[in-house]
This record gives sequence, C1' cells and structure tokens, in this order.
RNA sequence: GCUAACAUAGCUCAGCGGUAGAGCGUCAGACUGAAAAUCUGAAGGUCAAGGGUUCAAUUCCUUUUGUUGGCA
Repeated sequence: GCUAACAUAGCUCAGCGGUAGAGCGUCAGACUGAAAAUCUGAAGGUCAAGGGUUCAAUUCCUUUUGUUGGCA
C1' cells in the first nucleotide's frame, strides 16, 4: 500500500427493516444474629461518526475513524 471482519449497557455478547435484550457486574428490598448463597425489583444505551435509500434503519448502501487478521 491492497483486502476482509468487527465497533450495541461497566465487562462478555445477542439482535438479518417495525418501541434495543441476555449473562455477569452495580444499587435497593426479602431472607440471616451478621454475612455469603438464593429470590424479587431497579438503574444503566446519542447502537463508533457523517451522509444516503425507505413510510420506517442497530439492521441496507456509502465515506471516515478505530481494532484485529490476511496479502504485498
């Protein structure tokens, strides 16, 4: 230099056009003499950024940025 994949909650990851979810973690409650474990609930997202297509985009197209791999 060329090329592919990936970027979604604090972390690890789902979500293949129609209101964004799980596990772990955090907080509160129940339980306990007090903890742990367990159970219940809650908070937490400009879906990397700009533009386009569409009635509607995390999802499709395009450009940029970053990470990882391959080729040279």
Molecule: transfer RNA
Organism: Saprospiraceae bacterium